[in-house]
RNA sequence: UGGUGGACUAGGCUGGGGUGCUGGCCGUACCCUGUCACUCUAAACCGGCCUUACGAGAGAGUCGAAAGCCUGCGAGGCGAGCAAUCCAUUGGGUUUCUGGUCUGGGUUCCGACCGUGAGGUCUCGUCUCGCUGGAUUGUCUGCUCGAGGAACCGGGUCAGGUCCGGGAGGAAGCAGCCCUAACUUAAGUGGAUGAUGCUGGCGAGGCCGCGGGAUCGAGGAAGAGUCCAGGUUAAACCGGGAGCUUACUGGUUUGCUUCACACGCGGGCGCGUCCACCA
Numbered sequence: 001u002g003g004u005g006g007a008c009u010a011g012g013c014u015g016g017g018g019u020g021c022u023g024g025c026c027g028u029a030c031c032c033u034g035u036c037a038c039u040c041u042a043a044a045c046c047g048g049c050c051u052u053a054c055g056a057g058a059g060a061g062u063c064g065a066a067a068g069c070c071u072g073c074g075a076g077g078c079g080a081g082c083a084a085u086c087c088a089u090u091g092g093g094u095u096u097c098u099g100g101u102c103u104g105g106g107u108u109c110c111g112a113c114c115g116u117g118a119g120g121u122c123u124c125g126u127c128u129c130g131c132u133g134g135a136u137u138g139u140c141u142g143c144u145c146g147a148g149g150a151a152c153c154g155g156g157u158c159a160g161g162u163c164c165g166g167g168a169g170g171a172a173g174c175a176g177c178c179c180u181a182a183c184u185u186a187a188g189u190g191g192a193u194g195a196u197g198c199u200g201g202c203g204a205g206g207c208c209g210c211g212g213g214a215u216c217g218a219g220g221a222a223g224a225g226u227c228c229a230g231g232u233u234a235a236a237c238c239g240g241g242a243g244c245u246u247a248c249u250g251g252u253u254u255g256c257u258u259c260a261c262a263c264g265c266g267g268g269c270g271c272g273u274c275c276a277c278c279a
Stems, first nucleotide, its partner, number of pairs: 001279008011063004015033005023050005038059004068269007076261001079258006086251003090247012102230008113219001119216008127205008135196010146185003154179004162171003
C1' cells in the first nucleotide's frame, strides 16, 4: 500500500406530487400515485419558516463508509387541470307528425240497483195559461152598537154671586151636573178596489225529471277495453315519434400544461476511525 473479516462513527433511509391556503415555502384538510418500510404530540382568528423557506417537537427501526444524497438532459408515463371535438343519458325550450279527450253504433268485461218489482205501455199529479170560487190581508167607504168628546162662540138645569124692583118677584148667567154635534176610536156587518211562499173546481196546453195508480213481468244505468263509421276550422290538455336548440352529467379523440413512478446518459457531494489475519 492492497485484500478479507469484524467493531464503530459521521451520515443516509423509513415516500413523492397536485388542489386549496399564503406576499411566498412547508405542514395540518381533500385528491392522485409509489414502496418491504415507521410511531407519538399540537396546529386554519392555525403550527414552523423567508429563496440557505421542501415543516416543528419527542421517539423507534434499519443501513452504514458505501450506504446514499443533490442535480442537468433525454425519452416514457398513472393521474390531474384547461381548451376543442364527437357520442350518449337526463332535464328544459321550441317546431312538426300522430293518437286520445267529442258523436253514433257493434262487441266483451264489470256492474250500482232489482219479484219489498228491472224495463215497457196506459193514466193522473207535479209545470204554464184562461175562467170561476174560497182563505188571509192592504186601502177607501156605508150602516149598527159601545166609549170618548164643547173655557167662550151648542142645548137643558143653573148653587153662589150680579142686575132690575119698595116688596112680591123677575132677568141675564159662571162653575158644577145632564145631553148632544163636528170629530176620534174599539167591535160587528156590508160595498168597492188591490195583493198573495195558501187553496177548490172547470177548460186548454205541456210533460226532461220525479211521484201516485193500473197492467205485462226480468233485467239493468253508469264505467272500462276493443272494433266500425263520423267529426277533428281554431284552441287546449294528455300519450307517443321525429327535428332543432340549450344546460348538467358521463364517455371518445386531439392539443397544451403539470406530474407520482420507472428508464437511459451525464455532473456534483461523500468515501472517516480502530482491531485481527493474509500478500